RNA sequence: GUGCAGGAGAGUGUGGCCACGACAUCGUCGGCCGCCGCCGAAGGCGCAACUCCCGCAAUCGCUCAGGCAAAAGGACUGCGC
Numbered sequence: 001g002u003g004c005a006g007g008a009g010a011g012u013g014u015g016g017c018c019a020c021g022a023c024a025u026c027g028u029c030g031g032c033c034g035c036c037g038c039c040g041a042a043g044g045c046g047c048a049a050c051u052c053c054c055g056c057a058a059u060c061g062c063u064c065a066g067g068c069a070a071a072a073g074g075a076c077u078g079c080g081c
Stems, first nucleotide, its partner, number of pairs: 001081006011036001013035006019028003037068003043064001044062003050055001
């Protein structure tokens, strides 16, 4: 690197538009865009002593990106090649 297996966290919040259902103003575990809240395990960034540098250093910190039904993704782990 690749095949298989495992693999966590966090929204029954709220507004608008659309779609569908119902048919009189309501429903949807449907889609999109916001607001608020939240998560930390793609990626990104930061981190003291020590150290020329490298390193220490990431399962820590931030939450930019990403994510908060399922699926997908997923650091990492085991086995095989």
A computed fold for an 81-nucleotide RNA from a soil metagenome, annotated as Glycine riboswitch aptamer.
The model forms 89% of the base pairs in the Rfam consensus.
The sequence is in RNAcentral, with records from MGnify.